Source information: The RNA shown here (transfer RNA) has 74 nucleotides and comes from Bagarius yarrelli.
RNA sequence: GGGGGAUUAGCUCAAAUGGUAGAGCGCUCGCUUUAGCAUGCGAGAGGUAGCGGGAUCGAUGCCCGCAUCCUCCA
Numbered sequence: 001g002g003g004g005g006a007u008u009a010g011c012u013c014a015a016a017u018g019g020u021a022g023a024g025c026g027c028u029c030g031c032u033u034u035a036g037c038a039u040g041c042g043a044g045a046g047g048u049a050g051c052g053g054g055a056u057c058g059a060u061g062c063c064c065g066c067a068u069c070c071u072c073c074a
Base pairs, nucleotide, nucleotide: 001073002072003071004070005069006068007067010025011024012023013022019057027044028043029042030041031040050066051065052064053063054062
């Protein structure tokens, strides 16, 4: 320098052939239980989806550029 992949909640990751976002863990609260902030159950908070632009009635998902990380080639 060139090819490919990744970038979504604090962390690890999903989903929808474009109609506006979820799970587990973690966090907060309640109940249960316990020697106990450990167990079990329930509820809740938390993300304008790496950044910018384009096409679209509408984008996290498509197109372009950039950034970071992983990988292959030279």
Its Rfam family is "tRNA". It is annotated as a transfer RNA. Taxonomically the source falls in Bagarius (Eukaryota, Eumetazoa, Teleostomi, Otomorpha).